RNAcentral holds the sequence, with entries from Rfam. This is a predicted structure of a 142-nucleotide RNA (c-di-AMP riboswitch aptamer (ydaO/yuaA leader)) from Metabacillus sediminilitoris.
RNA sequence: CAUUCUUAUUCGCUGAGUCUAAAAAGAGCGGGGGAACCAAUUCUGUGACACUGUCACUUGGGGUGAAUCCUUUUGCAAAGGUAGGGCUACUUCCAUGGCCCGAAUCCGACAGCUAACCUCGUAAGCGUUAGGGAGAGGAUGU
Numbered sequence: 001c002a003u004u005c006u007u008a009u010u011c012g013c014u015g016a017g018u019c020u021a022a023a024a025a026g027a028g029c030g031g032g033g034g035a036a037c038c039a040a041u042u043c044u045g046u047g048a049c050a051c052u053g054u055c056a057c058u059u060g061g062g063g064u065g066a067a068u069c070c071u072u073u074u075g076c077a078a079a080g081g082u083a084g085g086g087c088u089a090c091u092u093c094c095a096u097g098g099c100c101c102g103a104a105u106c107c108g109a110c111a112g113c114u115a116a117c118c119u120c121g122u123a124a125g126c127g128u129u130a131g132g133g134a135g136a137g138g139a140u141g142u
Stems, first nucleotide, its partner, number of pairs: 001141005011127004018027003028122006038112001045057005060110001061107004069081004084101005091136001092134003096130001
């Protein structure tokens, strides 16, 4: 300088959820509680008992998470939409198109922020591939 862009399961995706061969235990990553300052000033639920405490529950409140909110229906169920989130395969960014999610669960009357400090998790579930532009990177050849 030119060409090319890895077509897959020994690969890839959601997720903090990986690594040290495994366990134990660590490292890494992720979550919660917890001063001053600042912020806030909100009433404070129900039942039982051995009663000023203990236990249980969930309607108040709070946590994890993208997963909130609205409308329709006599009502339930369900449907539609939506804040927000993800994928579209070498990697990153930009724009367009396409395909999806928009849940669940925990704490148990209680927690704002929060240094030190304390503490917990390291699962589970799946199978997308349209090219374009920019910069970089990789590969091959000269």
Record summary:
The coordinates come from a structure-prediction model, not an experiment, and the mean pLDDT is 78. The model forms 92% of the base pairs in the Rfam consensus.